Background:
Predicted 3D model of a 72-nucleotide RNA (transfer RNA) from a Candidatus Woesearchaeota archaeon. Its mean pLDDT, the model's own confidence on a scale to 100, is 82. Rfam family: tRNA. Rfam links the family to the GO term triplet codon-amino acid adaptor activity. By type it is a transfer RNA.

RNA sequence: GCCCCCGUAGCUCAGCGGUAGAGCGCGUCCUUGGUAAGGACGAGGUCCCGAGUUCAAGUCUCGGCGGGGGCU
Numbered sequence: 001g002c003c004c005c006c007g008u009a010g011c012u013c014a015g016c017g018g019u020a021g022a023g024c025g026c027g028u029c030c031u032u033g034g035u036a037a038g039g040a041c042g043a044g045g046u047c048c049c050g051a052g053u054u055c056a057a058g059u060c061u062c063g064g065c066g067g068g069g070g071c072u
Base pairs, nucleotide, nucleotide: 001071002070003069004068005067006066007065010024011023012022013021018055026042027041028040029039030038048064049063050062051061052060
């Protein structure tokens, strides 16, 4: 230098163009004599940045940034 993949909650990751989710973690409560385990509820997100397409973009297109891999 060229090619490919990835970027979504604190962490690991889902998410057919139409309300953004799960597990773990965190908070409150239930249960217990008290823990652990279990259960219920809840908080937490400028979906990396910018532009474009569209009635509508986390999703499609382009550029940039960051991470990983490959080739030379």